[in-house]
Molecule: transfer RNA
Organism: Acidobacteria bacterium Mor1
RNA sequence: AGGCGUGUAGCUCAGUGGUAGAGCGCUACCUUGACAUGGUAGAAGUCCGCAGUUCAAUCCUGCGCACGCCUACCA
Numbered sequence: 001a002g003g004c005g006u007g008u009a010g011c012u013c014a015g016u017g018g019u020a021g022a023g024c025g026c027u028a029c030c031u032u033g034a035c036a037u038g039g040u041a042g043a044a045g046u047c048c049g050c051a052g053u054u055c056a057a058u059c060c061u062g063c064g065c066a067c068g069c070c071u072a073c074c075a
Stems, first nucleotide, its partner, number of pairs: 001071007010024004018055001026042005048064005
């Protein structure tokens, strides 16, 4: 320098145009002498940014940013 991939809850990830989800974790309650396990309920997201397409964008397109991988160059 070029190419490819990834970016969604605290963490790991799903969802691929039509109201954003799971597991783990967290909070409260039940259960216990207490803890763990188990159960019930709940909180937590401007879906990396900006623009475009569309009636409608997490999803499609362009340009950026961050991270990862590959190739080239240099040494």